[in-house]
RNA sequence: GUCGACGUAGCUCAGUUGGUUAGAGCGCGGGACUCAUAAGCCCGAGGUCGGAGGAUCGUUCCCUCCCGUCGACA
Numbered sequence: 001g002u003c004g005a006c007g008u009a010g011c012u013c014a015g016u017u018g019g020u021u022a023g024a025g026c027g028c029g030g031g032a033c034u035c036a037u038a039a040g041c042c043c044g045a046g047g048u049c050g051g052a053g054g055a056u057c058g059u060u061c062c063c064u065c066c067c068g069u070c071g072a073c074a
Stems, first nucleotide, its partner, number of pairs: 001073007010026004019057001028044004050066005
């Protein structure tokens, strides 16, 4: 340099043939329980879905460019 995959909560990830609630586990905070702690139980907070533009009535999802990570080839 060319090509491909990926980027969603603090971490690991799911998701949707585009449709009006964006989720799980772990972690974090609180509660209850206990003499106390842990585990288990209940509740809760936390997201501009990498950035910008475009197409669309409408996008996390489609198109283009940019940024980042990984891989293959040269």